c-di-GMP-I riboswitch aptamer from a soil metagenome, 85 nucleotides, folded computationally. It matches the Rfam family "c-di-GMP-I riboswitch aptamer". Rfam's curators write: GEMM was predicted in a large-scale screen for bacterial structured RNA regulatory elements. The sequence is in RNAcentral, with records from MGnify.

[in-house]
């Protein structure tokens, strides 16, 4: 990054199976990806079971942080086919 080859990869659904949810895995199907590999560095977005913090309330309870998810939300990092302009 191409009217180029070989291929990858899977949004969303629909099924298991798992989780407290977010969400994840396995199968099938394709919006779509030039990194839609990979890992949670930096944002941001969502979740809130338990256990512990902080504040407000008579209490019940809720927000906050704090844990967790998300890499196809963004940016940076590392790795990869192919080789035309």
């Nucleotide at each position: 990054g191409a009217u180029a080859a070989a291929g990858c990869c899977a949004a969303c659904u629909c099924u298991a199976c798992u989780g407290a949810g977010a969400g994840g895995u396995g199968g099938g199907g394709a919006c779509g990806g030039a990194a839609a590999g990979c890992g949670g560095c930096g944002g941001g977005u969502c979740u809130u079971a338990a256990a512990a913090u902080u504040g407000a309330u008579g209490g019940a309870u809720g927000a906050a942080a704090a844990a967790g998810a998300c890499g196809g939300c963004c940016g940076a990092g590392c790795u990869a086919c192919c080789g035309a302009a």